A computed fold for a 1489-nucleotide RNA from a metagenome, annotated as small-subunit ribosomal RNA.
């Protein structure tokens, strides 16, 4: 000090979360020791038992217990002892009692209290103070009682009553007495609100207690001190305004009472005050502080232990005693509760220490001791002391120590992982060797300090006392700390985490399950995120989790934030309080600054030093305590006061401007209606229609009349107004602004919480008015529906007057005022100058652009810049501008305005894409123009579906469907049924019977296979070896799964023109630029321009083929010329001319010409040329998209099967068939069918082959025969052309289907082959919506060949040639694509996103008839104890008392309201929840912005 999380990515805003520290903690796992601390936060709940406050005999009467003495008796004997009994207060002592002091301290708790309670600083001239200290004086005399004791009585007890007698330092009286108190008079000083101090005269009143060891200890009075308290005051000290008014002793005065003392503290009378927006009153919460914790600090949180203060003591009230209490372990009364009881009455108060129950997540021993410190009493010894000192329990915290150290590599075994003969890791870790017992554990031994006192003895200083010294005595903790010896590595490590934040990674299991999670998020078969394991990381006697607080959070912002669009400027003005305020001078010194003094308790914190072995801890000293008060000074600034000024502000005068406002009058156009006329069949309306109007005469046209509302053109980025708003013309009244002059006032100013006024539209009330428009409503359309959009009507309303409402995207989403800060340009209204060049200035309204600002977009003298003042408002999204309460309103509603709950986002600006029923430009057989098809028929083939034992599997929009398959009768074959094998085939190792393996034959069988018989190796040193091999184990095998784990290959966008990079530049950044723009192209092709310059993959070209020519070569091809030969034929000799073959070249490049253009390029049927503008065709497929296809072509990770999911065999199936679809073939005929005749190819194939030729058969074919491994032999054209026939019909079209007979292939044609012949002769007469291909040697049409292959279901596929068209105006539209631009709430990217009702579940919440509580107040009734007060009868000599009465009051009761909770039938909305329903509101022009 930051980090994670909104997005495809970015910047910002903004919340949520984490890392840190802390705790009186709790829980989980674990645990060796010690030191020092801490330990009921909950029920101020209830308490058994014990203890926590007594002491003094040197105050007293005394003698219950104990001890001693004395006296007497008795017994025993040792004859002066022992035991025992009685008497005796004689002594030590002492129960109970009288008396004194203490019990008001110490200890506990935090209920109450928002207060002078606490903190801090003052004051008391308004006060008290026992014990203690100092000073002064005094301590004389007398009296009456009473407890105890004794006697008697009542009662269960607690306790009480009566009688007799008695003491005191108890009580009373007298004396003495003042510096005390009171009264009267008068003086001085101080102070200034009453007063205080001193001196002085006189009068009145009031004291005492004894004890003694004779030293003293006490007692009384007075003064002073110290200590402790009381009271008053300034300032500070919670939340809520959805608490705005409160108060009747209330506020003040006079008088009296009361108190230690002031005071409405109390009472009577008088006055009507007092507090409050600087928050009264009310409600809720809470002991306050020093401190503690966190934080850089400011601040926040907290108040346990220790210290100070306060309050309380079962709850409430009351007083007594006393120096002090309204009293924790005192009293009285009332109440609740508990206990005892003989039922009549009594007793009690742990928030003291232990302890118990209860509550709770949770907090200890019914311990030891007064040795120390402190306290009470006492002369003292001493007694008491759950204060305190110690110990016990608890890892609750802090601190310290230890669990060994060194060596040790075969890097052991084991575990785990891997690419697995091996390697890595655990890991120098272990084993093993050596060392150390310092600490710790165990055993044994030694052994403190804390102790100084008091007291006793002795000594010294002067006089038996005081002071000092020496000696003695006193230890709970404790035989503890500590020290020594022995022993032996011995007795001692866990917890959490390991996806990112955040240090630390692999395997297995699981399979959106189980589970994890602080946030983001993991888990759906390869999980570093779940569970286990191995390993690692962090901390360590602890480690994690949970809870709470601060921090991070500048996320409430004083330090230190914001408000155009993210949350946030009030709709506007006037103005009160308040805040702030121009220039100059004087005074003052409140703020401010400085010095000094007092205080700021101690502890804590910080620093130095010191003590426990160290540390924690403790001691000591210093510093600090940022504060408050007082005092002295300074005077710049602010304040206050005073004098002046004119620039802020205002006034005056003059002029100008405008849809500024209010009231009245007038006007024309349009619309509607009425009347009259002309006129005839429609009008109107829409995308198209219909409703509607119209023959009773509409619409249209003309004239006249009437009505209401609004004011075309001018008109504008114009003007005016505070805003809302204001528009025909004109009159009246009225407001404002600006300019000029610088005459007047002299800071009169700015802002403005509350308040007041104004305030569009809609709406409300009353009364008018009502033409047009037009919510609601009606009808017609549209639609799946259409409660809408469109159409026809139409009420309220819109208009006027008066009164309400008080809100708007009331927006410039930008509060008001003042000052300052570059420029350009337009315009409105003035003024001034002027020469009709122009230009200055003031006030407005606009546009553009710098600096600066801003997250950016943008703002930019009209700031969102730089400063100042004041106001308003914001603090994550939703819930919600909702609920409740208050205020306003006739209502509608407005205003003020939450919470529970829920989410981890919501949001702003910009970027790149994608998309749009957005725009622009362009291309493509995309449309159009044409030709031919498909969709109808039959058949072939593929698919779906269905069926089946099986109909194996895959491919499924385009981009599956004559596709994988370039050939399923068996095989193929993966499927089914049945029968078998455990291994068919390959490879290697180990074991190993055997001599084979194998062949032949026989039997069973459908075969596979099983069983049987026969035959059967080589070498040898005879041990064995080689070879083969049944068998066994590893190993194989799998067309089993996953194409969503993969490689490779392929389809598609698309042969579309795109996709990127380096450097530079721009931007905070994502990113942009380049690649955009203007042209051009088939093309990101090229040119020009240009913050870009270059480059790469694509395009093009290079490659093959085809079209022309040349050169070379000349067989198997060719044959012009020469020769030979044949019925005939390049048949032969020969030839290279030609064709051809096949190699190399040439040729085409917009090269030339004309035109246009800067250029690129385009145009010209141009020339030339075989070919002309990429000549035709092919191969060639950028970055990428579709988790596209394929695990069944192949390969491959993982998973699965292993006498089976492997493998062999036979048969069946893949060929099924109501049906649906795709692709084809053949047709429907005359551009044709049939018959006969006559021609012309290319490219391929061929030895298990092609086969000439001959023969046979109607034919498929068969039987012979020869040539050819092929430019040599062979397979071979059809349409066309010529001639004939048919004559428009289901035909001489068409050939399906079926019957019969055959041929061929093959082991085998039943399921299930092809072909031939004869016979049969179905549908079909050109095909609905819709749809496909094709732009030239193309479509169409005609045949030929090949692969696969025994054969073939081939009409398919791939090639070849023959014949050979039509059309393209054009780019509006459909589809696809490219570029630019625009909008976006999309980014899984429109097959997107997303809204609301309803239905279901869960959650919190509002209302509500009622029901049940709570605290407080008011009124009335009653009223204990008790203080105060009054008082005739009774008591007392008296003082006085009893009794009775009065005031007040705790408590109780009654009553009506208010406030605040809980609960509730029913009800309202809200939130959340993988796959519910209905629609389709928003986001693109979202399809009606």
């Nucleotide at each position: 000090a930051g980090a994670g999380u909104u997005u495809g990515a970015u910047c910002c805003u903004g919340g949520c979360u984490c890392a840190g520290g802390a705790u009186g903690a709790a829980c989980g796992c674990u645990a060796g020791c010690g030191g020092c601390a801490g330990g009921c936060c909950u029920a101020a709940c209830a308490c058994a038992u014990g203890c926590a406050a007594g002491u003094c005999g040197a105050g007293g009467g005394g003698u219950a217990a104990c001890a001693g003495g004395a006296a007497g008796g008795a017994a025993g004997c040792u004859u002066g002892c022992u035991u025992u009994c009685u008497u005796u207060g004689c002594u030590g002592a002492c129960g109970a009692c009288c008396g004194g002091c203490g019990c008001a301290c110490g200890g506990g708790u935090g209920a109450g209290u928002a207060a002078c309670g606490c903190g801090u600083a003052u004051g008391c001239a308004a006060c008290c103070u026992g014990c203690c200290c100092u000073u002064a004086a005094c301590u004389g005399g007398g009296g009456a009682a009473u407890a105890g004791c004794c006697c008697g009585g009542a009662g269960a007890a607690a306790u009480c009553c009566g009688g007799a007698u008695u003491a005191a330092u108890g009580c009373c009286c007298c004396a003495u007495a003042a510096u005390a108190u009171c009264c009267c008079g008068a003086c001085c000083a101080c102070a200034c609100c009453u007063g205080u101090g001193g001196a002085u005269u006189g009068g009145a009143u009031u004291a005492a207690a004894g004890c003694u060891c004779c030293g003293g200890c006490g007692g009384u009075u007075a003064a002073g001190g110290a200590u402790g308290g009381g009271c008053a005051u300034g300032c500070g000290u919670g939340a809520c305004a959805u608490u705005a008014g409160g108060u009747a002793g209330u506020u003040g005065g006079u008088a009296a009472g009361g108190u230690a003392a002031c005071g409405g503290c109390u009472u009577a009378c008088c006055a009507a005050g007092c507090c409050u927006a600087c928050g009264a009153u009310g409600u809720c919460u809470a002991g306050g502080g020093g401190g503690c914790u966190u934080g850089a600090g400011a601040g926040g949180g907290u108040a346990g232990u220790c210290c100070c203060c306060c309050a309380c003591a079962c709850u409430g009230g009351u007083a007594c005693u006393g120096a002090g209490a309204c009293a924790c372990g005192g009293a009285c009364c009332a109440g609740a509760c508990u206990c005892c009881u003989a039922c009549g009455g009594g007793a009690g108060g742990c928030a003291g220490c232990a302890g118990u129950g209860a509550g709770g997540a949770a907090u200890a021993u019914u311990g030891c001791g007064c040795a120390a410190u402190g306290g009470a009493g006492g002369c003292a010894a001493c007694u008491c002391u759950g204060a305190c000192g110690c110990a016990g329990c608890c890892a609750u915290g802090c601190c310290g120590c230890g669990u060994g150290c060194a060596g040790g590599a075969a890097g052991a075994c084991g575990g785990c992982c891997c690419u697995a003969u091996g390697g890595g890791u655990u890991g120098u870790a272990a084993a093993c060797u050596g060392c150390u017992u310092u600490u710790u554990a165990u055993a044994c031994g030694g052994g403190a300090a804390u102790a100084a006192u008091c007291c006793c003895c002795c000594c010294u200083a002067c006089g038996u006392g005081u002071a000092g010294g020496g000696g003695g005595u006193u230890g709970a903790a404790u035989g503890u700390a500590c020290c020594g010896u022995a022993c032996g590595a011995a007795u001692a490590a866990g917890c959490a985490u390991c996806g990112g934040c955040u240090a630390a990674c692999u395997c297995c299991g699981u399979g959106c399950c189980a589970g994890c999670a602080g946030c983001c998020g993991c888990g759906g078969u390869a999980a570093u995120a779940c569970g286990g394991a191995g390993g690692a990381u962090g901390c360590a006697a602890g480690c994690g989790u949970u809870a709470u607080c601060c921090g991070g959070a500048u996320u409430u912002a004083u330090u230190g934030g914001g408000u155009u669009u993210a949350a946030a400027g009030g709709g506007u003005g006037c103005g009160u309080a308040g805040g702030c305020g121009g220039a100059a001078g004087g005074g003052u010194a409140a703020g401010u600054c400085a010095g000094u003094g007092g205080u700021g308790a101690a502890a804590u914190c910080u620093u130095g030093c010191a003590g426990c072995u160290u540390a924690a801890c403790u001691g000591u000293a210093a510093a600090a305590u940022u504060g408050c008060c007082a005092u002295u000074g300074a005077u710049a600034c602010u304040g206050c006061u005073u004098u002046u000024c004119u620039u802020g502000a205002g006034u005056a005068c003059a002029g100008u401007u405008g849809a500024g406002g209010u009231a009245g009058g007038c006007g024309g156009a349009a619309u509607g209606u009425g009347u009259a006329a002309u006129g005839u069949a429609g009008c109107g309306g829409u995308g198209a229609a219909a409703u509607g109007c119209u023959u009773a005469g509409a619409u249209a046209u003309u004239a006249c009349a009437c009505a209401g509302a609004a004011c075309a053109c001018c008109g504008a980025u114009u003007g005016c107004g505070u805003a809302g708003g204001c528009a025909g013309c004109u009159u009246a009244c009225u407001a404002a602004a600006c300019u000029g002059u610088a005459a007047c006032u002299g800071a009169c100013g700015c802002u403005g919480a509350g308040g007041c006024a104004c305030g569009a539209a809609a709406g409300c009330g009353u009364g008018g008015g009502g033409a047009g428009c037009g919510a609601a409503c009606a009808g017609g359309a549209u639609u799946a529906g259409a409660u809408a959009c469109c159409c026809u009507g139409g009420u309220a309303g819109u208009c006027c007057a008066c009164g309400c409402c008080g809100u708007a995207a009331a927006c410039u989403a930008u509060g008001a005022u003042c000052a300052c800060u570059c420029g350009u340009u337009g315009u409105u209204g003035g003024c001034a100058a002027c020469a009709c060049a122009u230009c200055g200035u003031c006030a407005g309204c606009g546009a553009c652009u710098g600096a600066g600002c801003g997250a950016a977009a943008g703002c930019a003298u009209u700031a969102a810049g730089u400063g100042a003042u004041c106001c308003a408002c914001c603090u994550g999204g939703g819930g919600a501008g909702u609920a409740c309460g208050g205020u306003c309103g006739c209502a509608a509603g407005a205003u003020u305005g939450a919470a529970a709950c829920u989410c981890a986002a919501a949001g702003g600006a910009a970027u790149u894409g994608a998309c749009g029923g957005g725009g622009g430009c362009c291309c493509g057989c995309a449309c159009a123009a044409g030709c031919g098809g498909a969709g109808g028929a039959a058949c072939a083939u593929g698919u779906g579906g269905u069926u089946u034992a099986a109909u194996u599997c895959g491919a499924u929009g385009a981009u599956a469907c004559g596709c994988g398959a370039g050939g399923a009768a068996c095989c193929u074959u993966a499927c089914c049924u049945g029968g078998g094998c455990u291994u068919a085939a390959a490879u290697g190792c180990a074991g190993g019977a055997c001599g084979a393996c194998g062949a032949u034959c026989c039997g069973g069988g459908a075969a596979a296979c099983c069983g049987g018989a026969u035959c059967u190796c080589c070498c040898u040193u005879c041990g064995g070896g080689g070879c083969g091999g049944a068998c066994u184990g590893c190993a194989a095998g799998g067309u089993g799964c996953u194409g969503c784990a993969u490689g490779g290959u392929u389809g598609u966008c698309g042969u579309c023109a795109g996709c990127u990079c380096g450097u530079g530049c721009c931007g905070u950044g994502a990113g942009g630029u380049g690649u955009c723009g203007g042209g051009u192209u088939a093309a990101g092709u090229c040119c020009c321009a240009u913050a870009a310059c270059g480059a790469g993959c694509g395009c093009a070209a290079c490659c093959c083929u085809u079209a022309u020519c040349g050169u070379u070569a000349g067989u198997u091809g060719c044959c012009a010329g020469c020769g030979g030969g044949u019925c005939a034929u390049g048949c032969c000799g020969g030839g290279g001319a030609c064709u051809c073959u096949a190699a190399c070249g040439a040729a085409a490049c917009u090269g030339c010409c004309g035109g246009u253009g800067u250029a690129a390029a385009c145009c010209g049927a141009g020339a030339g040329g075989a070919a002309g503008g990429u000549g035709g065709g092919g191969a060639u497929g950028a970055c990428g998209u579709c988790a596209a296809a394929u695990c069944a072509g192949c390969a491959c990770g993982g998973c699965c099967c292993u006498u089976a999911u492997g493998u062999c065999c036979a048969g069946g199936g893949c060929u099924a068939c109501a049906c649906a679809c795709g692709u084809g073939u053949u047709a429907c005929a005359a551009u044709g069918g049939c018959c006969g005749g006559u021609a012309c190819a290319a490219a391929g194939g061929g030895c298990u082959g092609c086969u000439a030729c001959c023969a046979u058969g109607u034919g498929a074919a068969u039987g012979g025969a020869u040539g050819c491994a092929a430019a040599u032999c062979u397979c071979g054209a059809a349409a066309a052309c010529c001639g004939g026939u048919c004559u428009c019909a289901g035909u001489u079209c068409g050939g399906a289907u079926u019957g019969g007979a055959g041929u061929c292939u093959g082991c085998a044609a039943c399921u299930c082959g092809a072909c031939u012949c004869c016979a049969u002769g179905a549908a079909g007469c050109u095909g609905g919506a819709u749809u496909c291909g094709c732009u030239a040697g193309u479509a169409a049409u005609c045949g030929c060949g090949c692969a696969u292959c025994a054969g073939c279901c081939a009409u398919g596929g791939c090639g070849c040639g023959g014949u050979g068209a039509a059309u393209a105006c054009g780019u509006u539209c459909c589809c696809g694509g490219g570029c630019c631009u625009u909008g976006u709430a999309c980014a899984c990217a429109c097959c997107g996103c997303c809204c609301g009702u309803c239905a279901a579940g869960c959650c919190a919440u509002g209302g509500a008839a009622g029901c049940c509580g709570g605290g407080g107040g008011u009124a009335c009734c009653u009223g204990a104890a008790g203080u105060c007060u009054g008082u005739a009868a009774c008591c007392g000599c008296a003082a006085g008392g009893a009794g009775c009465g009065g005031c007040c009051u705790a408590g109780g009761g009654u009553a009506a309201a208010a406030c605040u909770g809980g609960u509730a039938a029913c009800u309202g909305g809200g939130g959340c929840u993988a796959a519910g329903u209905c629609g389709g509101a928003a986001c693109a022009a979202g399809g009606u912005a």
Its mean pLDDT, the model's own confidence on a scale to 100, is 82.
Its Rfam family is "Bacterial small subunit ribosomal RNA".